[in-house]
RNA sequence: CUUAUUAAGAGUGGUGGAGGGAAAGGCCCUAUGAAACCCGGCAACCUAUUAAAUUAGGUGCUAAGUCCUGCAGUUUAUCUGAAAAAUAAG
Numbered sequence: 001c002u003u004a005u006u007a008a009g010a011g012u013g014g015u016g017g018a019g020g021g022a023a024a025g026g027c028c029c030u031a032u033g034a035a036a037c038c039c040g041g042c043a044a045c046c047u048a049u050u051a052a053a054u055u056a057g058g059u060g061c062u063a064a065g066u067c068c069u070g071c072a073g074u075u076u077a078u079c080u081g082a083a084a085a086a087u088a089a090g
Base pairs, nucleotide, nucleotide: 001090002089003088004087005086006085011039013038014037015036019029020028021027024069025068026067040062041061042060044059045058046057047056048055066084071081072080073079
C1' cells in the first nucleotide's frame, strides 16, 4: 500500500504500583487499585489437521457501539456515509 472485518464474546486471580481509554474536542475508567507482565478466558484472520462447528500452531482481543463527537448529508448530538484508527492476510 491492497483486501476483509470492527453494534457480539471474554476474570471476585497473582505480580505491579499511576495512570489509561490511538490522535483533536469531550466524556469516562482507575488506591473498592491504572499501564505493563504471568496465568485464565474469548473467538476474528491465516496455516495444518479431523468423521465433525475436531485438535494444534501463529498473531489478536479480554470497561463503555472503534466510548461519543469533530468532516459531508440529514428527520440536527437522530440516522447514514466517508475520513482516521485497530486486527488479520498478502
Molecule: SAM riboswitch aptamer (S box leader)
Organism: Lagierella massiliensis